[in-house]
RNA sequence: CCAGCCAUCUCUGGAGAGUCUCGCCCACGCGAGCGCCGAAGGAGCAGGCCCACACGGGCUAAACUCUCAGGCUCCAGGACAGGGAUGUUGCG
Numbered sequence: 001c002c003a004g005c006c007a008u009c010u011c012u013g014g015a016g017a018g019u020c021u022c023g024c025c026c027a028c029g030c031g032a033g034c035g036c037c038g039a040a041g042g043a044g045c046a047g048g049c050c051c052a053c054a055c056g057g058g059c060u061a062a063a064c065u066c067u068c069a070g071g072c073u074c075c076a077g078g079a080c081a082g083g084g085a086u087g088u089u090g091c092g
Stems, first nucleotide, its partner, number of pairs: 001092001004089001006087008018034001020033005035072003041068001042066003047060005
C1' cells in the first nucleotide's frame, strides 16, 4: 500500500395480505369488529455437541414454524441482493 471479512452510512431493486363492515366524519386519520399476510423486530425447534449410570438437562439455525409486535389503496416501512463511501482488522 492492499484483496477479503466485519461494522456504519448512502443509492438502486425489493414480496405478501381487505381501499371489508360499522361509528366519528374531510379522510388515505381515529375507534370497534370480523377476515387475512410475513421479508422490520420478537418467539420456537431439528440434527449435532456437551453433562449424566439413567431419567433427563444445557448450548445451538433459517427465508422453516408462531404471529406478540407490525402490516393488508397510495405513501411509508421492508428481510434480502447489488453498487458506492468511511472505519477496524489484515491474506498478500

Glycine riboswitch aptamer from a Phycisphaerales bacterium, 92 nucleotides, folded computationally. Taxonomically the source falls in Phycisphaerales (Bacteria, Pseudomonadati, Planctomycetota, Phycisphaerae). Its mean pLDDT, the model's own confidence on a scale to 100, is 85.